RNA sequence: UUGUUAUCACGAAAGGCAGAGGGAAUAGACCCGUUGAAGCCUUAGCAACCCUUAAUUUUCUUUAAUAAGAAAUUUAAGAAGGUGCUAAAUUCUACCCAUUUUUUUGGGACAGAUAACCC
Numbered sequence: 001u002u003g004u005u006a007u008c009a010c011g012a013a014a015g016g017c018a019g020a021g022g023g024a025a026u027a028g029a030c031c032c033g034u035u036g037a038a039g040c041c042u043u044a045g046c047a048a049c050c051c052u053u054a055a056u057u058u059u060c061u062u063u064a065a066u067a068a069g070a071a072a073u074u075u076a077a078g079a080a081g082g083u084g085c086u087a088a089a090u091u092c093u094a095c096c097c098a099u100u101u102u103u104u105u106g107g108g109a110c111a112g113a114u115a116a117c118c119c
Base pairs, nucleotide, nucleotide: 003117004116005115006114007113008112013043014042015041016040017039021032022031023030026094027093028092029091044086045085046084049082050081051078052077053076054075055074057072058071059070060069061068062067090111095108096107097106098105
């Protein structure tokens, strides 16, 4: 950096350095911030994508057979390791559809984030 798939209303913060911004980008709204933002570091935690263990089912391979091995599905438990995350729904809206009846509610798309795989 390309694409595919899955998830995104749950959850989880203290300390040190630093010193004015931050909530991805544009616009608007609304928030957070000198009672200390961003960033960096340390420690702790959350979650369970990859992962670990056990069981289930299916397929394939090997075998004369029992059986063995591999891959995938599902379920339960776990947290050593690889990531990620630890204000507010991805803070909300923007485009489309429906609804409401005048801006309310719901769904979807786009964009984005994260993971696994791929180029």

The RNA shown here (SAM riboswitch aptamer (S box leader)) has 119 nucleotides and comes from Meridianimaribacter flavus.
Its Rfam family is "SAM riboswitch aptamer (S box leader)". Gene Ontology term of the family: regulation of gene expression. Rfam's curators write: The SAM riboswitch is found upstream of a number of genes which code for proteins involved in methionine or cysteine biosynthesis in Gram-positive bacteria.
Of the family's consensus pairs, 97% are formed in the model.
The sequence was found by an Rfam model in a public genome assembly.
The prediction has a mean pLDDT of 80.